The RNA shown here (SAM riboswitch aptamer (S box leader)) has 102 nucleotides and comes from Planococcus massiliensis. The same sequence occurs in records of 2 taxa.
RNA sequence: UUCUUAUCAAGAGAGGUGGAGGGAUUUGGCCCUAUGAAGCCUCAGCAACAGACUGCAAAGUACUGUGCUAAUUCCAAAAGCGUUCAAGCUUGAAGAUAAGAA
Numbered sequence: 001u002u003c004u005u006a007u008c009a010a011g012a013g014a015g016g017u018g019g020a021g022g023g024a025u026u027u028g029g030c031c032c033u034a035u036g037a038a039g040c041c042u043c044a045g046c047a048a049c050a051g052a053c054u055g056c057a058a059a060g061u062a063c064u065g066u067g068c069u070a071a072u073u074c075c076a077a078a079a080g081c082g083u084u085c086a087a088g089c090u091u092g093a094a095g096a097u098a099a100g101a102a
Base pairs, nucleotide, nucleotide: 001102002101003100004099005098006097007096008095013043014042015041016040017039021032022031023030026077027076028075029074044069045068046067049065050064051063052061053060054059073094078091079090080089081088
């Protein structure tokens, strides 16, 4: 990097550094941001995917490996349902994370 499977409506932030962007990509919308964005560091927290441990099992425990800590994966895009128009709903695509495989 690609493929397969599972999950994505819940959950969880402070400080330091930094100095203008950020919310994956493109478009549109809507937000966050000098009351300090991204990135990096420290500490804290959330979370049972895999391992480990406990358990007959169901399940449990953040010990290990990951992951995560504004807004549903921020919303939409394609197809369909629905509607006078809307709102709303379902599936998909794309993406993210984990485990396995090549």